The RNA shown here (SAM riboswitch aptamer (S box leader)) has 107 nucleotides and comes from a Deltaproteobacteria bacterium. Rfam family: SAM riboswitch aptamer (S box leader). Gene Ontology term of the family: regulation of gene expression. The sequence was found by an Rfam model in a public genome assembly. Its mean pLDDT, the model's own confidence on a scale to 100, is 80. NCBI's taxonomy places the organism under Bacteria, Pseudomonadati, Myxococcota, Myxococcia.

RNA sequence: UACUUAUCCAGAGUGGGGGAGGGAACUGGCCCUAAGAUCCCACAGCAACCCGCUACAGGCGGGUGCUACAUCCGUCCCUUGAACGUUUUUAAGGGAGCAGAUAAGGA
Numbered sequence: 001u002a003c004u005u006a007u008c009c010a011g012a013g014u015g016g017g018g019g020a021g022g023g024a025a026c027u028g029g030c031c032c033u034a035a036g037a038u039c040c041c042a043c044a045g046c047a048a049c050c051c052g053c054u055a056c057a058g059g060c061g062g063g064u065g066c067u068a069c070a071u072c073c074g075u076c077c078c079u080u081g082a083a084c085g086u087u088u089u090u091a092a093g094g095g096a097g098c099a100g101a102u103a104a105g106g107a
Stems, first nucleotide, its partner, number of pairs: 001107001003105006013043005021032003028073002044067003048064007071099001075096009
């Protein structure tokens, strides 16, 4: 790096640095941000996977990870509601898929 499997509606902040955009991509939305975001460091916390110990549905230690908004929503199909007098628009729910993230595994 690619592949395979599993999970992704929950959970979790302070300080310092820094100084302009950021929230992965694709039309589009919505949101965060000079009352300082994204990002980096330290400490702290959360608890998904793996390993170890143990008195073993528990706890502890370790390896990654994570700490705005559902993976923020967004593609297709189905159901229902509302608006509208068909066409259509819009909201909610369910299913499938694309892509992504994390862990583990063997190449």